A computed fold for a 91-nucleotide RNA from an Anaerolineales bacterium, annotated as c-di-GMP-I-GGC riboswitch aptamer.
[in-house]
């Protein structure tokens, strides 16, 4: 330095309930533990989510409906890049 153990110390927490919070997607907080050596930060490529407002349309002409697209809205517990970072058996 790769590397990652039936090691030690610590750490973090899927689903689901339940409360806040948004238009949703999300996301915070509790309980709770699938499982995580970066499951630590970062939305930089890609990829996925949602679409209030927009664009076009249906329909309707009063109020209101509805369908396609659309990131600027998310999401790094999907894949890469990027930055920092505990531990130390074997090789």
């Nucleotide at each position: 330095u790769c590397c990652g153990a039936u090691a030690a110390a610590g750490g973090c927490a899927a689903a689901a309930c339940c409360g806040g919070u948004g238009a949703a997607a999300g996301u915070c907080g509790g309980u709770g533990a699938c499982g995580c050596a970066a499951a630590g930060c970062u939305a930089u490529g890609g990829g996925u989510c949602u679409a209030c407002c927009g664009u076009c349309g249906c329909a309707c002409u009063u109020c209101a409906g509805u369908g396609a697209c659309c990131a600027u809205g998310a999401c790094c517990g999907c894949c890469a890049g990027g930055c920092c970072g505990c531990c130390g058996a074997a090789g």

Source information: The coordinates come from a structure-prediction model, not an experiment, and the mean pLDDT is 89.